[in-house]
Context: one part of a larger RNA
């Protein structure tokens, strides 16, 4: 100087408390351990691994296993020699890779481009080392800290500044001060949302006029809504109190918004030899008729257990039937598909419109009414049987969905444990990426919409000062 303390003082955070909803019990989905297996590819492992890499394993993917077949190679650059345009189609054998045959074709400036064979340089490796590395990322933590120049003090390591008194979300600002300044962080500048003005009018509007097939449909109009460009607006600016005449704090006015208005992006010096050699790049090591490359089938989907994360429930604030209303944000040409017809349905047939503010995709909970009457039930839907639909070369291993039947566990969950402070929690549906098909995951969007916070003694994490130390 740090680190640590079941030392002290001060302060903060959904850290506790106050509340609301869960997890832990059930069934299923998914990831992991263990076990099994020819293989169940590899990585991730306290917080910070475990719906994680994977924004989507039937083949492919695929790296694993078994079998078949290959050796200048699927891919790159040269060289020497020999040959042929390349390539498409058909037939045969085969699981295919591949091999054999037939046929069509005829670039050329004759050098060559392209391509086949031989040879050797080399290719290739998701092989090892993340403890050799770059890059990227997690974490402490959006915590308020981390440093430097000059000066001063100290023999020196170092100190001071950065401590102190106030204050703040903040090393934020003020005052004091052997310090005076400065840098990286904080804040602001960026995006979005909330109000108004303006510009624009291919959406919106009976707002005001007219017509009508009653639909903003048509004429017509940019007033309004919206869209997307520009601007205004919030600064403790104003008033009162308080404070040290300061910084600020408390209350008020005006205002759409008030003291950082809400949200996002943004992550200092560093810590964990944290993670990644399997995104990529790369040193070293290793393989080179194989640890490279091709193909078919299988596996990654196994299943005694155990754990994590979720979905659905256990019902009446509910289930079922009928009626009926209201979004936002996205996506659409190998696409989105209205309408009509067929089917109980998944869906099929046909087909208008739309390269889209124009067409399509467009809610559910809510509300009204009827029924069920506390029951393993008109709750719950696992499991299984049969029959189908769709995607795709192909749904056996191993897809999703539909109909009929079947109807399991489950009556609110031990110890323990998680999230959340407002348009939040809870609850309801919708879209998107990936994608032929496949979503209870991820991500985005809106609808309905709470309760509670006395307080900081305690638990956890953190900041600052101080103290002890046999630790570095």
């Nucleotide at each position: 100087u740090g680190a640590c303390g079941g030392g002290g003082a001060c302060c903060c955070g959904c850290a506790c408390a106050a509340g609301c909803g869960g997890u832990g019990g059930a069934g299923c989905a998914u990831g992991u351990u263990c076990c099994u297996c020819a293989a169940u590819u590899c990585g991730a492992u306290g917080c910070a691994a475990c719906g994680c890499g994977a924004a989507g394993a039937a083949c492919c993917u695929u790296a694993c296993c078994c079998g078949g077949g290959u050796u200048u190679g699927a891919c790159a650059u040269a060289u020497a020699c020999c040959g042929g345009a390349c390539a498409g189609c058909c037939c045969u054998a085969g699981a295919g890779a591949u091999a054999g045959g037939g046929u069509u074709u005829u670039c050329u400036u004759c050098g060559g481009a392209c391509u086949g064979g031989u040879a050797g340089a080399c290719a290739g490796g998701u092989g090892c080392u993340g403890c050799a590395u770059g890059g990227c990322u997690g974490u402490c933590g959006u915590c308020a800290g981390c440093u430097c120049g000059u000066g001063u003090c100290g023999u020196g390591a170092g100190a001071u500044g950065u401590u102190g008194g106030g204050u703040u979300a903040a090393g934020u600002c003020c005052c004091g001060u052997a310090a005076c300044g400065a840098g990286c962080g904080c804040a602001a500048c960026c995006c979005u949302u909330g109000u108004c003005c303006u510009u624009a009018u291919u959406u919106g509007c009976c707002a005001g006029c007219a017509a009508c097939u009653c639909g903003g449909u048509u004429g017509g109009g940019c007033a309004c809504u919206c869209u997307a460009g520009g601007g205004a607006g919030a600064c403790u600016g104003c008033c009162g109190g308080u404070g040290a005449c300061a910084a600020g704090c408390c209350g008020g006015a005006g205002g759409a918004a008030g003291g950082u208005g809400g949200g996002g992006a943004c992550g200092a010096c560093g810590u964990c030899a944290a993670g990644u050699c399997a995104u990529c790049a790369u040193g070293g090591c290793c393989c080179u008729u194989a640890c490279g490359g091709c193909c078919a089938g299988g596996g990654c989907u196994a299943c005694a257990c155990a754990c994590g994360u979720g979905c659905u429930a256990c019902a009446a604030u509910g289930g079922g039937g009928c009626g009926u209303a209201c979004a936002a944000a996205g996506g659409g040409c190998u696409g989105c598909a209205a309408g009509c017809c067929u089917g109980c349905g998944a869906a099929g047939g046909u087909a208008a419109g739309c390269c889209a503010a124009u067409c399509c995709u467009c809610a559910a909970a809510a509300c009204g009414u009827c029924u069920c009457g506390u029951a393993g039930u008109c709750c719950g839907g696992a499991u299984c049987g049969c029959a189908g639909u769709c995607u795709g070369c192909a749904a056996c291993u191993c897809g999703a969905c539909u109909g009929c039947g079947u109807g399991a566990a489950g009556u609110c969950g031990g110890a323990a444990u998680c999230g959340c402070u407002a348009g939040u929690a809870a609850u309801c549906g919708u879209g998107g990426a990936u994608c032929a098909g496949c979503a209870u995951g991820c991500u985005a969007c809106g609808g309905u919409g709470a309760a509670u916070a006395c307080g900081u003694u305690c638990c956890c994490g953190g900041g600052c000062c101080u103290u002890g130390u046999a630790c570095a």